[in-house]
RNA sequence: GCCGACGUAGCUCAGUUGGUAGAGCAACUGAUUCGUAAUCAGUAGGUCGGUGGUUCAAGUCCACUCGUCGGCA
Numbered sequence: 001g002c003c004g005a006c007g008u009a010g011c012u013c014a015g016u017u018g019g020u021a022g023a024g025c026a027a028c029u030g031a032u033u034c035g036u037a038a039u040c041a042g043u044a045g046g047u048c049g050g051u052g053g054u055u056c057a058a059g060u061c062c063a064c065u066c067g068u069c070g071g072c073a
Base pairs, nucleotide, nucleotide: 001072002071003070004069005068006067007066010025011024012023013022019056027043028042029041030040031039049065050064051063052062053061
């Protein structure tokens, strides 16, 4: 330099014929316990790597760009 995959909550990931973002773990609160752990109930947490475009509507489609990983040279 060329090709491909990936980037979504603190972490691991889902979301796939475009329709307004979720799960598990972790965190916090409450119940239970003499207390801790475990268990149960609940709460909070994300402008979906960035910019622009298409669309009534974009995590999803398109262009450019940044980062990580792999392959070729």
A computed fold for a 73-nucleotide RNA from an uncultured Pseudomonadota bacterium, annotated as transfer RNA. Its Rfam family is "tRNA". Its family is annotated with triplet codon-amino acid adaptor activity in the Gene Ontology. About the family: Transfer RNA (tRNA) molecules are approximately 80 nucleotides in length. Rfam classes the family as a transfer RNA. Its mean pLDDT, the model's own confidence on a scale to 100, is 82.